[in-house]
This is a predicted structure of a 350-nucleotide part of an RNA (small-subunit ribosomal RNA, central domain) from Oltmannsiellopsis viridis.
The coordinates come from a structure-prediction model, not an experiment, and the mean pLDDT is 87.
It matches the Rfam family "Bacterial small subunit ribosomal RNA".
Lineage of the source: Eukaryota > Viridiplantae > Ulvophyceae > Oltmannsiellopsidaceae > Oltmannsiellopsis.
Context: one part of a larger RNA
RNA sequence: UUGGGCGUAAAGAGUCUGUAGGCGGUUUUUCAAGUCUGGUGUCAAAGACUAGGGCUUAACCCUGGGUCGGCAGCGGAAACUAGAAAACUUGAGUACGGUAGAGGUAGAGGGAAUUCCCAGUGUAACGGUGAAAUGUGUAGAGAUUGGGAGGAACACCAACGGCGAAAGCACUCUACUGGGCCGAAACUGACGCUGAGAGACGAAAGCUAGAGUAGCGAAUAUGAUUAGAUACCAUAGUAGUUCUAGCUGUAAACGAUGGAUACUAAGUAUUGGGUGAUUCAAAACAUUCAGUAUUGUAGCUAACGCGUUAAGUAUCCCGCCUGGGGAGUAUGCUCGCAAGGGUGAAACUC
Numbered sequence: 001u002u003g004g005g006c007g008u009a010a011a012g013a014g015u016c017u018g019u020a021g022g023c024g025g026u027u028u029u030u031c032a033a034g035u036c037u038g039g040u041g042u043c044a045a046a047g048a049c050u051a052g053g054g055c056u057u058a059a060c061c062c063u064g065g066g067u068c069g070g071c072a073g074c075g076g077a078a079a080c081u082a083g084a085a086a087a088c089u090u091g092a093g094u095a096c097g098g099u100a101g102a103g104g105u106a107g108a109g110g111g112a113a114u115u116c117c118c119a120g121u122g123u124a125a126c127g128g129u130g131a132a133a134u135g136u137g138u139a140g141a142g143a144u145u146g147g148g149a150g151g152a153a154c155a156c157c158a159a160c161g162g163c164g165a166a167a168g169c170a171c172u173c174u175a176c177u178g179g180g181c182c183g184a185a186a187c188u189g190a191c192g193c194u195g196a197g198a199g200a201c202g203a204a205a206g207c208u209a210g211a212g213u214a215g216c217g218a219a220u221a222u223g224a225u226u227a228g229a230u231a232c233c234a235u236a237g238u239a240g241u242u243c244u245a246g247c248u249g250u251a252a253a254c255g256a257u258g259g260a261u262a263c264u265a266a267g268u269a270u271u272g273g274g275u276g277a278u279u280c281a282a283a284a285c286a287u288u289c290a291g292u293a294u295u296g297u298a299g300c301u302a303a304c305g306c307g308u309u310a311a312g313u314a315u316c317c318c319g320c321c322u323g324g325g326g327a328g329u330a331u332g333c334u335c336g337c338a339a340g341g342g343u344g345a346a347a348c349u350c
Stems, first nucleotide, its partner, number of pairs: 004321003007304002012318001014201004021194003025088006033081002035077004040072004049065006091191001092188003096183004103177007110154001115149007125136002162169002206247006215241002220236004258317006266295011299306002323350003332343004
């Protein structure tokens, strides 16, 4: 190694594109590298196996025999794999006709609310809490009416809904733009799947430079609580949260479930298409694709549970795991402005 695993026990990379590589649809011919087969040569002796023999037996020794198998040359077979040639259309793609969507980028516009400013009315409270106090207010607050400024977020619709590779995406309109699904079957003719390295994207927080700062709010200050209270509660409040250009590259980045393909009971709900029948039309109905959920058969599972969106049955490719702690630490290398990230041990101990 033959012959283990990865939802929750250790283990699926955060996601995608794609290089090398691995694997790969149908038919015919050819070739004979892999494959199978025949025969030749060789694989010293000893040892091992086996049939006998010799020491009183055994160990030991002697004589003879032989299979499997390895390697090389030669001859043959042609199903499968590889190679060559030709063809095909089901996989894949292009064009065509439709179609749903918070998919992305940029620009413009909108209303509600909070806060602040100005003016009017008006007078003694407001605010906050379990209760208070700090705080605000007679220099006129809070309340209310009118006007203005600015920033951030978009109620209802709203859903178990939709879109996106993931992160994620929601006021309205416009421009540009990516992908999907359905139909039909015109074109190409295996162009496919996966993907070590590599590249791109990647919440929040954080960093650099500039702009902005309404609300919220680490830090901080104060008031409370308390034995204490470097907290929970309260009053303020800086960074931040927002925008632009870069960096960082991590998350319980989760479905804790890699991708692709095929097959394997049903029921229900719902989203986007098609077809049929029906109808004035629509809806409801039947059926069929593509999603999203839920119940559940067989099967699987240690159990929980999964169950056509598999954790079932199979094939291909990649990633990862190998007792707990030490430790995602040390060291080296590498990336980063830094914070830190990536890779990643051992001694020792149980």